[in-house]
Context: one part of a larger RNA
RNA sequence: CUCUAGGCGAGGGAAUUCGGCAAAUUGGCCCCGUAUCUUUGGUAUAAGGGGUGCCUACUGUCUUCGCGUGAGCGGGGAUGGUAGGUCGCAGUGACAAGGGGGUUCCGGCUGUUUACUAAAAACAUAGGUAGCCGCUAGAGCGAAAGCUUUCGUACGGCUAUUGAAUCCUGUCCAGUGGUGGUACCUGAAGCCUGAUUUCAACCGGGGGAAGGGCCGCUAAACGACGGGAGUAACUCUGACUCUCUCAAGGUAGCCAAAUGCCUUGUCGUGUAAGUUACGACGUGCAUGAAUGGAUCCACGAGGACCCCACUGUCCCCGCCUAGAUCCCGGUGAACCCACAGGCUGGACGAACAGUCCAGCGACCUCCAGCGGGACAAGAAGACCCCGUGGAGCUUUACUGCAGUCUGUCGCUGAGACGUGGCCUUGCUUGCAGAGCGUAGGUAGGAGCCAAUGAAUACACCUCUCCGGGGGUGUAGGAGGCGCCAAUGUAACACUACCCUUGUAAGGCUGCUUCUCUGACCGAGGCCUAGUUGUCCGGGACAACGGCAGAUGGGCAGUUUGGCUGGGGCGGCACCCCCUUGAAAAGGAAUCGAGGGGGCCCAAAGGCUAGCUCAGGGGGGACAGAAACCCUCCGUAGAGUGUAAAGGCAAAAGCUAGCCUGACCGGAUCUCCAACAAUACGAGUUCCGGAGGUGAAAGCCAGGCUUAACGAGCUAUCAGAUCCUUAUUAAUGAGGGUUGGUAGUGUCAGAAAAGUUACCCCGGGGAUAACAGGCUUGUCGCGGGCGAGAGUUCGCAUCGACCUCGCGGUUCGGUACCUCGAUGUCGGCUCUUCCUAUCCUGGCCUUGCAUGAGGGGCCAAGGGUGAGGCUGCUCGCCUAUUAAAAGGGAUCGUGAGCUGGGUUUAGACCGUCGUGAGACAGGUCGGAUUUUAUCUGUUGGGGGUGUUGGUUGUCUGAGGGGAAAGGGUCUUUAGUACGAGAGGAACGAGACGCUGAGGCCUCUGGUGUACCGGUUGUCCGACAGGGCAGGCCGGGCAGCUACGCCUCUUCGGAUAAGAGCUGAAUGCAUCUAAGCUCGAAGCCGGCCCUGAAAAUAGACAGCCUUCCCGUUUCCGCAGCUUGUCUGUGGGACGGGUGGAGAGCGCCCGUAAAAGACGGGUUUGAUGGAGCCGGGGUGUAAGUAUCGAGGCUUUGGCCGAGGUAUUCAGCCCGCGGCC
Repeated sequence: CUCUAGGCGAGGGAAUUCGGCAAAUUGGCCCCGUAUCUUUGGUAUAAGGGGUGCCUACUGUCUUCGCGUGAGCGGGGAUGGUAGGUCGCAGUGACAAGGGGGUUCCGGCUGUUUACUAAAAACAUAGGUAGCCGCUAGAGCGAAAGCUUUCGUACGGCUAUUGAAUCCUGUCCAGUGGUGGUACCUGAAGCCUGAUUUCAACCGGGGGAAGGGCCGCUAAACGACGGGAGUAACUCUGACUCUCUCAAGGUAGCCAAAUGCCUUGUCGUGUAAGUUACGACGUGCAUGAAUGGAUCCACGAGGACCCCACUGUCCCCGCCUAGAUCCCGGUGAACCCACAGGCUGGACGAACAGUCCAGCGACCUCCAGCGGGACAAGAAGACCCCGUGGAGCUUUACUGCAGUCUGUCGCUGAGACGUGGCCUUGCUUGCAGAGCGUAGGUAGGAGCCAAUGAAUACACCUCUCCGGGGGUGUAGGAGGCGCCAAUGUAACACUACCCUUGUAAGGCUGCUUCUCUGACCGAGGCCUAGUUGUCCGGGACAACGGCAGAUGGGCAGUUUGGCUGGGGCGGCACCCCCUUGAAAAGGAAUCGAGGGGGCCCAAAGGCUAGCUCAGGGGGGACAGAAACCCUCCGUAGAGUGUAAAGGCAAAAGCUAGCCUGACCGGAUCUCCAACAAUACGAGUUCCGGAGGUGAAAGCCAGGCUUAACGAGCUAUCAGAUCCUUAUUAAUGAGGGUUGGUAGUGUCAGAAAAGUUACCCCGGGGAUAACAGGCUUGUCGCGGGCGAGAGUUCGCAUCGACCUCGCGGUUCGGUACCUCGAUGUCGGCUCUUCCUAUCCUGGCCUUGCAUGAGGGGCCAAGGGUGAGGCUGCUCGCCUAUUAAAAGGGAUCGUGAGCUGGGUUUAGACCGUCGUGAGACAGGUCGGAUUUUAUCUGUUGGGGGUGUUGGUUGUCUGAGGGGAAAGGGUCUUUAGUACGAGAGGAACGAGACGCUGAGGCCUCUGGUGUACCGGUUGUCCGACAGGGCAGGCCGGGCAGCUACGCCUCUUCGGAUAAGAGCUGAAUGCAUCUAAGCUCGAAGCCGGCCCUGAAAAUAGACAGCCUUCCCGUUUCCGCAGCUUGUCUGUGGGACGGGUGGAGAGCGCCCGUAAAAGACGGGUUUGAUGGAGCCGGGGUGUAAGUAUCGAGGCUUUGGCCGAGGUAUUCAGCCCGCGGCC
């Protein structure tokens, strides 16, 4: 220095900021006083004022103790009141202890919630509403037994929705759902039943439950609640009219809102200035009524705006305290680690290099800081894409399963009324018209019935075509009918059989209702308590089980294509065909360009024969531009079923005749590739067979050619043929070979919807969002030309159309680094660069008189500010200013800060969606890690080197700086200029602003040395002290700004420009040679640093002494000639001395450690003492006074005042010693 926790702050007072975040203010008690609104409770401690200590005296109330019989007397405690006195800056003196007000959104309130990023507007709530439920209920748990709600009972329980209160709650039942009904339709198993000669399989039919269709009801069920024209005598608007349409077309209300895109809507208030706020307006992208609408008291750690008070939030920072940081001692990790001396530039490079290239720089090392880089560390990116990865959730995805409803069968029995079906038996019925008349059909038939009671009459029942028929009973007492005739298709009595209708009985089998009890059931009673009591209730139901139908995100398993200039949306380039791209073999890509196919044709096919088209000229009754005929020209300008290309004229076109080759079997080749390379499909060629046509050669395996298409499994069909059917034959059945049909167009062919911001995994820089790279359409800025504007006049100024560039700040394109992570907008902080210059400086020009301007040239030294709104960049606005220029640096800067916005998890609104959910729509809330290894950088040390050592003084290569920048006023001068109005300059001076450096005399701040006042408490009282300086008032030194001082002038070379002389070019010309000027810019002058400047500098002072040992080194001398002796030198080793330096001690003008500086008895370096000078403000003790009071009259209590006393206490300053 920085951090954490605190203290104080001049002047200003929210200018800070997303936002008064944080801090400050307020604070207790008593008294006074208190708006608006109101659900009358409240708001309310509203707001706003005043008082508060200590001492003395008096007094009220309550209470208690002692004495007294009592009245009372003598004390104590608590709590009030009054008066007087007195001190301080301050009396709830410390601690404790609401800042207040206004408007608005949301939610009524108290409460609850995401333990660990969200406390909220979310949840809950009282209250409202709807639905289910009569108790063995309804709902829930469970496989069941059983249990809960509940030992409760509709004033109850459950479910759902809304959310106090007040005023209200509109229209719509078409859709979805719920619910009720239902003549009819549909509707499974079981049941009944038919055909196939019988049986089985199989194919039907009948009746028929729930459910569905169908018809109603239901919105405080899910939900929904329009469009186009015209119209009033200024204009605008449209009460009014017309029209389309719906199930209905949004009512009351409310609103640029938590809902409004456009949008900062418009108007008003508030402010100097208001994207916020409040009040209004309303064609409201996309408000709206219990998915509740609107209003509102109180409440809210909720959101928004404003005001007062207050403040270091800020202008603009300063000082102080404690603890870290730093140093010493002890102990002692982790992250991380390719190698690591860098910087600048780079047209190297995976496109942002410490490592490559070039240049430069660079002695080694340690310590403290900073945080630019190491695309720093941490975490196999959570965004994005991919995966035939996963999971949660949803639903009218697919497929299932619980559950529920229903039918049937079993457990499962008895009886009765009624009723249905079938069968048997008896009886009965049968009317066209004609006919005596109510003729069922066929056959037989001439007789039949009758006292076992005929005709007839009456009564009753039944049928009816209303004419009558049948039956029974009573009366009656003897006949009746047929044949014949007539009518008619048919003729009748009687008999037999049969059909139709009805009826009776019986049998079989159903249905409804009722009864019973003995199966079965009972969370019913009683008791001797029994898993066999008894009574009672229910009862063949229920329950349970089998089968079957319906319903069924309640639950489960799964799916939820591909290509793609990221993905999604869009499209289909997903299977085929033609042209082109494709540059004359073949092949060949893009979401390249232009177009087609998913058929058609029994002739539009095969053969043979004949003919020639489109168009035009001429001619011809109706007839015309176009009808038909004749003639001439006519290489195709026509036609070819359908695209295009290639073809085609005695045809491939047109017409006609005869046909079916639009065949069977087999092989080959092509599409299908240069090599390996399959299937389907389509086509080519050949052989065999049987054919068509033609006189024949021949042609014909569909169509002038190239598109017109489809595996396995399964099912079925066709014709022929093979095998099996268990030792015959036939039929039947099964299987194979060949072919057809049913289809997969995502077309080599799964059976298939969404959502995820609650998400997960594996991967990808194969692929998006940020940034970089490339590009530069767009953007920004220039140039050329000059139509025109400019009274005239292209170029004072502006400049169309067209055209050429530059930049790399916009929006894009691309997908090259990065997905085993390059943190994303804006702001704050701080630095540097560019110039396309906003100001200041120097010039040119003007449609420049002056002044003020316009345009341009040079120029980047310095400057470019403060506010309101918004998260904003931007922008708009306000007042200033010389000016309030534009940009870059990973849209500079998050291991620097912030976190308002964006972009997790919560929640609300609008819109979309059935829903889960979604929205570059709005809104409230919501974790910002890292001890710095390397490098870099700012500072501080230690070594080594610099040709002996050492001390000091310099030089100055080099480096750094902006040390200054600009304004106003006075004068010049009311001058130049100008008709006037107006109105300069060169130069000189003064003052203030911004910036830079230094300092503390003054002013101000701090000042936890110090002095004083004072509260509570403790040390027994006094005195004196402790308790976070307790709080408060002052304040030395130091440090500081808000204070003081300084920041001057000039030289050199130039830019644009102005000139001199002067040719090329006999002139002219600032230039070519030469010369002179000319800017805040460049280089100096000025300040700081700088011998590590390896070319390592200069000068000066001081020191550089001596001894020993070894020697296989070099000499000299000697003689004993040797590995000899002596001596000189060198080298090596050891010692001694030395200038100087360091250590030690005391320190500070210095300081993190080191370093630096001073002193060290030859001493004022530090401490003590004394004095001076300062700070505070008059100590203690004593004396005296003191409002009063008590008194036994001796005296005592008493806050405080005065004097002693400019005292006492204290001092990082100075002096003496």
Annotation
RNAcentral holds the full RNA, with entries from SILVA. The part of an RNA shown here (large-subunit ribosomal RNA, half B) has 1217 nucleotides and comes from a marine sediment metagenome. Its Rfam family is "Bacterial large subunit ribosomal RNA". Model confidence (mean pLDDT): 82 of 100.